[in-house]
RNA sequence: GCUCUCGUAGCUCAGCUGGAUAGAGCGUCUCCCUCCUAAGGAGAAGGUCGCAUGUUCGAAUCAUGUCGGGGGCA
Numbered sequence: 001g002c003u004c005u006c007g008u009a010g011c012u013c014a015g016c017u018g019g020a021u022a023g024a025g026c027g028u029c030u031c032c033c034u035c036c037u038a039a040g041g042a043g044a045a046g047g048u049c050g051c052a053u054g055u056u057c058g059a060a061u062c063a064u065g066u067c068g069g070g071g072g073c074a
Base pairs, nucleotide, nucleotide: 001073002072003071004070005069006068007067010026011025012024013023019057028044029043030042031041032040050066051065052064053063054062
């Protein structure tokens, strides 16, 4: 230098043949239960889907560029 792949909530990930409020588990917070804690039950907060631009009525999903992690080739 070329190429493939990953980047979504604090963590681990799903969703990626475009369709509209973006999800799960764990964690955090509140409440219930308990003498207390753990366990159990109920609820809540938390994300400009790495970033930018474009295509489209509509983009996490497609295209281009770019940044970061990993692999391959030279």
The RNA shown here (transfer RNA) has 74 nucleotides and comes from Candidatus Ancillula prorhinotermitis. It matches the Rfam family "tRNA". The family's RNA type in Rfam is transfer RNA. The coordinates come from a structure-prediction model, not an experiment, and the mean pLDDT is 80. NCBI's taxonomy places the organism under Bacteria, Bacillati, Actinomycetota, Actinomycetes, Candidatus Ancillula.